[in-house]
């Protein structure tokens, strides 16, 4: 220096699921705001896990020993999502959010 994966901005696209109920409120009397229960809903965050792969008290084998391997086993550790799970956040329209993709742009080269 280039690409690429990643990081930052920023532009578009983006699902679902109660106009529930009872109180209260409020100049705005509304599909509205709070509060409390009931039902949902998953793709902000955020939790759990599977193959595997480390390791080990052990049992069997190469091959009597040591060293070393393989095979079972195993309470422990790593282990991933759009899966689970609903903590949390969301349920009329709009707005905001929104995982993720995609357009265009930048950019440190240090800690760990």
């Nucleotide at each position: 220096u280039u690409c690429a994966u990643g990081c930052c901005g920023u532009c578009u696209g983006g699902a679902g699921a109660g106009c529930c109920g009872c109180c209260a409120c409020c100049c705005a009397c509304g599909c509205g705001u709070g509060g409390c229960g009931c039902a949902c809903c998953g793709a902000a965050g955020g939790a759990g896990c599977a193959a595997g792969c480390c390791g080990c008290a052990c049992g069997c084998c190469c091959g009597c020993a040591c060293c070393g391997g393989g095979c079972g086993g195993u309470u422990g550790g790593c282990g991933a999502a759009u899966c689970u799970c609903u903590c949390a956040g969301g349920u009329a329209c709009c707005a905001a959010g929104g995982a993720c993709a995609g357009g265009g742009g930048g950019a440190g080269c240090g800690g760990c």
Molecule: Glycine riboswitch aptamer
Organism: Paenacidovorax monticola